[in-house]
Molecule: TPP riboswitch aptamer (THI element)
Organism: bacterium
RNA sequence: GAACGUCGCUAGGGGUGCCUGUUAGGGCUGAGAUCACACCCUCAUCACCUGACCUGGGUAAUGCCAGCGUAGGGAAGCACGGCUCCGGCAAG
Numbered sequence: 001g002a003a004c005g006u007c008g009c010u011a012g013g014g015g016u017g018c019c020u021g022u023u024a025g026g027g028c029u030g031a032g033a034u035c036a037c038a039c040c041c042u043c044a045u046c047a048c049c050u051g052a053c054c055u056g057g058g059u060a061a062u063g064c065c066a067g068c069g070u071a072g073g074g075a076a077g078c079a080c081g082g083c084u085c086c087g088g089c090a091a092g
Stems, first nucleotide, its partner, number of pairs: 001085002004081003008078003011042004017028004048073003054067004
């Protein structure tokens, strides 16, 4: 110095559907289903978007499940650690 790792710090990215309905709530999937100082993600084969009014299956219905998909896009620096690796210096 590097791979790599982390309780961390700072910054950034992202989604919010379906059914019912008295607009309060209830039901479904999910980490999250519109406000919560929540949840997920930050280099990527799980954030998320696009293709997509896609294809197959299923459902009361849906972006519910699977495929597409190692697809094309997509938001990072610091600090600390570093038993492994690389390079250097000193001493014996």